Overview
This is a predicted structure of a 351-nucleotide RNA (Bacterial RNase P class A) from Limnovirga soli. It matches the Rfam family "Bacterial RNase P class A". By type it is a ribozyme.

RNA sequence: CUACAGGCCCGAACUAUCGCACCAAACUUGUUUGGUGAGGAAAGUCUGGACAGUACAGGGCAACCCACCGGUGAACAGCCGGGUCUUGUGCAAACAGGAACAGAAAGUGCCACAGAAAAUUACCGCCACGCUGCAAAGCAGGUAAGGGUGAAAAUGUGAGGUAAAAGCUCACAAUGCCGGGCAGUAAUGCAAGGCAUGGGUAAACCUUGGGUGCUGUAAUGCCACGUAUAGUACCGUUUUAAGAGCGGCCCGUUCAAGGUACAGGGUAGGCAGCAACACUGUAACAGUAAUGUUGCAGGCAGAUAAAUGAUAGUGUUAAAACAGAAUCCGGCUUACGAGGUUUGUAGUACA
Repeated sequence: CUACAGGCCCGAACUAUCGCACCAAACUUGUUUGGUGAGGAAAGUCUGGACAGUACAGGGCAACCCACCGGUGAACAGCCGGGUCUUGUGCAAACAGGAACAGAAAGUGCCACAGAAAAUUACCGCCACGCUGCAAAGCAGGUAAGGGUGAAAAUGUGAGGUAAAAGCUCACAAUGCCGGGCAGUAAUGCAAGGCAUGGGUAAACCUUGGGUGCUGUAAUGCCACGUAUAGUACCGUUUUAAGAGCGGCCCGUUCAAGGUACAGGGUAGGCAGCAACACUGUAACAGUAAUGUUGCAGGCAGAUAAAUGAUAGUGUUAAAACAGAAUCCGGCUUACGAGGUUUGUAGUACA
């Protein structure tokens, strides 16, 4: 320098003319002036909340969610720092990543194919204490150190011991458990001791510990207009309460004289919710950081069948890419790029 893969950041704008929507002011009732106007993901509808409604107050079951420690935060989301395990490079130090990180000594299940065998096994091999045989070898037996298969054969190395072998014995290690010591807020680490030798898998069922309202802006509230519960059936009218109380079931409890189903009638217009907020920028201080406090400055879409555009010029690193607000905010995931930066792999060139 080129190519590929991973992580992080970013995704402009300005001038002129015309057009559209909203807001404010002025004038006189539709004009003038000024200001603002679609993204880093607005997407997914995944997740955490704000807000609105659910009369008050529960218990249990089921269901769902979470799972190393500390901090931060509105939040169980996420983020920051640390610990443990782990991937790549490297002699190492270190750098760049990952974890859906409680429990396998409560139980049940699963580990394809290959292989004799995947929780207890003997294919090859080794042995010769028994029997047959001239011998070779065979039958019965012993064995799991050597070999094979496999991702994995059920702690390792060495020595002794044995017919051949085995933690059978010993020494040194590894792993797990136990009770203490030292360091640390803690997770955890370090050194010593005792006991044991138990494969993996819980993104399998399960166990342990902790937690949980629900629905959703078409929520909800107000105003206007209009009418028919006139009818049928069933249940009920506190004499056994029909029915209702916003995830499912049960118990309990509260309200209650009407309720449910069919059939039918009227209306569907307007206002609010609606954008001033856990808001944005900047400086100082505290903190390893995430973040917080304070000061100063600022106001940055609110449509309702849907405005945010067109032309010309200049111009950003990136545009001719992915893509278009609809209650809002925080995050996660996904889509993209002749952009920036960084790590790794391979190649080439120079010194």

Its mean pLDDT, the model's own confidence on a scale to 100, is 76. NCBI's taxonomy places the organism under Bacteria, Bacteroidota, Chitinophagales, Chitinophagaceae, Limnovirga. It was read from a public genome assembly, where an Rfam model found it.